[in-house]
Context: one part of a larger RNA
């Protein structure tokens, strides 16, 4: 000199685009953050319309309006059964020196829900249950007996292949523990409907083959310490198995003794890796906050279950801390989600809108959910941009302050005063873009689910950028330094005191060093200190 997620003193006018618990992965009050589908399904709990029936007014004597009671007929719908999501998004970095990253490779050792395409097919049936409805237990989470019932739920039969198992041929391949192709017998193994008047959509079922996403090996790179030299018994190889989606000592039986190591093993300590960032001419050095990939973790420790996918942050269990409720019998929780509280710190922000765009889950759609997301709020914590006026003005004014003092030097064109302009702020006014579509209504056209066309509907941010117009110079400068390194000097005050200090080192009666004041110097809404790299 540069840089910081910074803090602290002193000040402080606007906008912009970023950022914002580096400590205690310390505990959490409260409210949100994952639902959705009624076009799977039985139902009606409330809610709106309809039908019956009855009661009262009112009268036009069969109508009107009002209340009750019935009906699931309807629009829809709490809860419950089912299907899809919840394994995404979001959070932190505890842990982890490891195939955990990071880069090339391999899988002739694999899986992939939803999605794209090819091909095929969906026939007949069965027996439960839940919610309801009856009873009971319990303070209370909860839970237990009876019965009834539905389905795209569940379960058998049928049919069935290139799928998978067995067993024979053929052909080819070379990272041969084999593979791929093709061909013949034998054997297993599938499905569910719903919506429309309908045309038709939406789904199901196998099986191939692609996208995408994972999975597993390996060569290389990857922190300190030798004051860590030995170090291993599932240890390292083989046979055969289990086990997996799949190799593998992954695990199990048996057999042999081996494997690692001064090219640092093993143990300690210490860290999440990387793209990047700082800094430096480079070479290196230091870091990993925000954004991006990936990797682990969800109170601590363990285990599985559900599925395509977890061994699961807003699941289950079981252990253990801790909080909490209790009728003391026995329950309930998990903010490293978004605000928010305590704590601990030198320190890090609203219990805010809105789903209007973008993207996710469900849904045929219409939507509904969405603290992801976009947006507002707070903080000079960073960068960059404007501003606080301009131009004339000398009687060099008054006033401070120095001086060699009737006088001069300075402050200083600074000021007054004149003649302007008006950014930003302030006040009135108009006001875009983000909104493109999808989808919903009519419509046309055909290749019949596709295209175009017309219509409406949709903004949280906020009346916000931005223009216009108004007044009026108005509302807008500090901070530190000034002895040499180092840009700036003089006076008083003090007298080795009181204080300065980043090295030197000033201060003991003329201190350009301390303290004021004048004056200069350097950056400027900033400006000094402290800390950390380099």
């Nucleotide at each position: 000199g540069g840089a910081u997620g910074a803090a602290c003193g002193c000040u402080a006018g606007c906008g912009a685009c970023a950022g914002g618990c580096u400590u205690a992965a310390c505990a959490c009050a409260u409210g949100c953050a994952a639902g959705u589908c009624g076009a799977g399904g039985g139902g009606c709990a409330g809610c709106g319309g309809g039908g019956u029936a009855g009661u009262a007014a009112g009268c036009u004597u069969g109508c009107u309006u009002a209340c009750u009671a019935c009906u699931g007929c309807c629009g829809g719908c709490g809860a419950c059964c089912g299907g899809c999501g919840c394994a995404c998004g979001g959070g932190u970095g505890a842990g982890u020196a490891a195939c955990a990253c990071g880069u090339a490779u391999g899988c002739a050792a694999c899986c992939u829900g939803g999605c794209c395409g090819u091909c095929a097919c969906a026939g007949a049936g069965g027996g439960a249950u839940a919610a309801c409805c009856g009873g009971g237990a319990g303070a209370a989470a909860u839970c237990c007996c009876g019965c009834c019932u539905a389905a795209u739920a569940c379960c058998g039969c049928a049919u069935a292949a290139u799928a998978c198992c067995g067993g024979g041929g053929a052909a080819g391949g070379a990272c041969a523990u084999c593979c791929u192709u093709u061909u013949c017998c034998g054997g297993u193994u599938a499905a569910a409907g719903g919506a429309g008047c309908g045309a038709u959509c939406c789904g199901g079922u196998g099986a191939c083959g692609g996208a995408u996403g994972g999975g597993c090996a390996u060569g290389c790179g990857c922190c300190g310490c030798a004051u860590u030299a030995g170090u291993u018994a599932g240890u390292u190889g083989g046979c055969g198995g289990u086990g997996u989606a799949a190799c593998g000592g992954a695990c199990c039986a048996c057999c042999a003794a081996g494997a690692c190591g001064a090219c640092g093993a093993u143990g300690c300590g210490u860290a999440g890796g990387g793209g990047u960032u700082c800094u430096g001419a480079g070479a290196g050095g230091a870091a990993g906050g925000u954004c991006c990939c990936c990797c682990a973790c969800a109170c601590u420790g363990g285990u599985a279950c559900u599925g395509a996918g977890a061994c699961a942050c807003g699941g289950a269990c079981c252990a253990g801390a801790c909080u909490c409720c209790u009728a003391c019998g026995g329950g309930a929780g998990g903010c490293a989600g978004c605000a928010g509280u305590g704590a601990g710190g030198a320190a890090u922000a609203u219990u805010g809108g809105u789903c209007a765009a973008u993207g996710g889950g469900c849904g045929a759609g219409a939507g509904c959910c969405u603290g992801a997301a976009c947006c507002a709020g707070c903080c000079a914590a960073g960068u960059c941009g404007c501003g606080u006026g301009a131009g004339g003005g000398a009687a060099g004014a008054c006033g401070g302050u120095c001086c060699u003092a009737u006088g001069g030097a300075u402050u200083g064109u600074a000021a007054a005063c004149c003649u302007c302009u008006u950014u930003u702020g302030c006040c009135g006014g108009g006001g875009a873009g983000c909104a493109a579509a999808a989808a919903g209504c009519g419509g046309u056209a055909c290749g019949c689910g596709u295209a175009c066309c017309g219509c409406a509907u949709c903004g949280a941010g906020a009346g916000c950028a931005c223009c216009c117009g108004g007044a009026g110079a108005a509302a807008a400068a500090g901070c530190a330094u000034c002895g040499g390194c180092u840009a700036a000097c003089u006076c008083c005050g003090u007298g080795c005191c009181a204080g300065c200090a980043g090295c030197c080192g000033c201060g003991g009666u003329a201190a350009u060093a301390c303290g004021g004041a004048g004056g200069a110097u350097g950056c400027g809404a900033g400006c000094g200190u402290u800390a950390u790299c380099c």
Model confidence (mean pLDDT): 85 of 100. Small-subunit ribosomal RNA, 5' domain from an uncultured bacterium, 534 nucleotides, folded computationally. The full RNA is in RNAcentral, with records from ENA and SILVA.